[in-house]
Molecule: FMN riboswitch aptamer (RFN element)
Organism: Succinimonas amylolytica DSM 2873
RNA sequence: AUAAAUUCUCAGGGCGGGGUGCAAGUCCCCACCGGUGGUACAGCCCACGAGCGCAAGCAUGACUGGUUGCGAUUACCAGGCCGACGGUAAAAGUCCGGAUGAAAGAGAAGUUCG
Numbered sequence: 001a002u003a004a005a006u007u008c009u010c011a012g013g014g015c016g017g018g019g020u021g022c023a024a025g026u027c028c029c030c031a032c033c034g035g036u037g038g039u040a041c042a043g044c045c046c047a048c049g050a051g052c053g054c055a056a057g058c059a060u061g062a063c064u065g066g067u068u069g070c071g072a073u074u075a076c077c078a079g080g081c082c083g084a085c086g087g088u089a090a091a092a093g094u095c096c097g098g099a100u101g102a103a104a105g106a107g108a109a110g111u112u113c114g
Base pairs, nucleotide, nucleotide: 003112004111006109007108008107009106010105016030017029018028019027031094032093033083034082035048036047037046038045043081044080051058052057063079064078065077066076067075085097086096087095
């Protein structure tokens, strides 16, 4: 320094203020949040995970304009947009639940081969 298998560890954030109402962290106004790998640093480019299914498989959201630059839907400026399933005195990205779960993946250890 490389490959293989093994074991172990880690691996998701967010409702604060006001309004209406018998009742809302679910509606309305303002607010807040952003898994993993790739690529110029990405919730909205590509891919993966999370959901359902015994499995094969199914489902799977969202960006524009300008600036710099060889290069940016990723940086900077401006304005936008999106968010599983079940539950609930009333409709949920933010509450409760499956979940002390699972997992993309990240890291560590010693082993073996060359």